Model confidence (mean pLDDT): 87 of 100. Predicted 3D model of a 350-nucleotide part of an RNA (small-subunit ribosomal RNA, central domain) from a Patescibacteria group bacterium. Lineage of the source: Bacteria > Bacteria candidate phyla. It was read from a public genome assembly.
Context: one part of a larger RNA
């Protein structure tokens, strides 16, 4: 190095695709530089182990036999692994016929509140709060009734719902368009798995041009409240929130739990789909399959819990961690327009 861990203690990469690598299914048969076995040479002595010996004894020192670990040649073995060859269909992948779905991306359209102008009706108060006031109102508000503009957001359906690889995705409808499930067995025949590098996607907030702004709102101003009040409450209110295109790459990106394949008692609720029963038809009601939840056998855990959606028991592969502070910080590097992000220490102290 070899160890031992990663839900909550340090520790799972934010997420997907795939490169090198790394592993890898069933039978046959051929070869073997991996393996195994047997030999033989070299691995100085000293040294260390046994056993004898010799100094009075022990260290010490003598002799004999052995361990070790590599490497080389030489004979052989084919279980296992490697190549090559030939088949297989249980892994994966296709084709066919159903079916769910807030899964994307564009574009139209709708209504309810808000919010402005206009106009009518009416008049003194409205609006705020814990009480207040700042502010709007006689140049006529508030309230209420009409016609008009506008921009964001979609009430009920809504759920322990459903879809996505995660971030996320909810009005309506059309176009385009990715994934999945379930039957059927009709094809391919290992084509798979994981995946350093690398490539794409990535909430919100910032950034950059052009537009947009109803509401909402850091900043800001004002008013209160306090001993103060750069807060919390209240009037106002600028960037943002919105679109378009183009950066930003970070989050408690959390199931705080990495993919992927095999086994290991169940008991229930929901969701898609199928097959039996039923049944005018649909549900109910037995049963497969794929998903989401709840409680638990055995196990596992320090405990909490976890428990076929594993934190059981195993296999392959990738990431991570090694006391706490300094520090996710300096220096360098790479990438940004920039804010900054990535990678990532030391002194020194506990």
């Nucleotide at each position: 190095c070899u160890g031992g861990g990663c839900g909550u203690a340090a520790a799972g990469g934010g997420u997907g695709c795939g490169u090198a690598g790394g592993u890898g299914g069933u039978g046959a048969c051929g070869u073997u530089a991996g393996u195994c076995u047997u030999u033989u040479g070299u691995u100085a002595a000293a040294u260390c182990c046994c056993g004898g010996g010799g100094c009075u004894u022990a260290a010490c020192c003598c002799c004999g036999g052995g361990u070790c670990u590599g490497c080389g040649g030489a004979a052989g073995a084919a279980a296992c692994g490697g190549c090559g060859u030939c088949a297989c269909u249980a892994g994966a992948g296709g084709a066919u016929g159903c079916g769910a779905g807030a899964g994307g991306u564009c574009u139209a359209u709708g209504g309810a509140a808000c919010u402005c102008a206009u106009g009518g009706u009416g008049u003194a108060g409205g609006g705020g709060u814990g009480a207040a006031a700042u502010c709007c109102g006689u140049u006529g508000a508030u309230a209420u009734c009409a016609u008009g503009g506008g921009g964001a957001a979609c009430a009920c359906c809504g759920a322990a719902u459903g879809c996505g690889a995660a971030g996320g995705c909810a009005a309506u409808a059309g176009a385009c368009u990715g994934g999945c499930g379930c039957a059927c067995u009709c094809c391919u025949g290992a084509c798979a798995c994981u995946g350093a590098g690398g490539c794409a996607c990535g909430a919100a907030a910032g950034c950059g041009u052009g537009g947009g702004u109803c509401g909402c709102g850091a900043a800001u101003g004002g008013g209160a409240u306090u001993a103060g009040a750069u807060a919390c409450c209240c009037c106002a209110g600028u960037a943002g929130u919105c679109c378009a295109c183009g950066c930003c790459c970070u989050a408690a990106a959390c199931g705080a739990u990495g993919a992927u394949g095999a086994c290991u008692g169940g008991c229930u609720u929901u969701u898609c789909a199928g097959a039996g029963u039923a049944u005018c038809g649909a549900c109910c009601c037995u049963c497969u399959g794929g998903g989401a939840g709840g409680c638990g056998a055995a196990g596992c855990u320090a405990a909490c819990g976890c428990g076929u959606u594993a934190a059981g028991u195993c296999a392959u592969c990738c990431g991570c961690c090694u006391g706490g502070g300094a520090a996710g910080u300096a220096c360098g590097a790479c990438c940004g327009c920039a804010a900054g992000g990535u990678u990532a220490a030391a002194a020194c102290u506990c």